[in-house]
Predicted 3D model of a 73-nucleotide RNA (transfer RNA) from an uncultured Clostridia bacterium. Its mean pLDDT, the model's own confidence on a scale to 100, is 81. Its Rfam family is "tRNA". By type it is a transfer RNA. The sequence was found in a public genome assembly.
RNA sequence: GCCAAUGUAGCUCAGCAGGCAGAGCAGCAGUUUCGUAAACUGCAGGUCAUGGGUUCGAGCCCCGUCAUUGGCU
Repeated sequence: GCCAAUGUAGCUCAGCAGGCAGAGCAGCAGUUUCGUAAACUGCAGGUCAUGGGUUCGAGCCCCGUCAUUGGCU
């Protein structure tokens, strides 16, 4: 330099024919316990990497950029 994949909650990831953004773990509160842990119940947490475009409508489609990973030279 060229090619490809990935980028979504603090972490690991789902979400797909474009139509309300989710799960597990972690966090906080509560129940339970003499107390802790465990278990159970609830709550909170997101500019879907970023800038544009298409569309009535984009995490999802198109283009650019950035980051990470892999491959080629």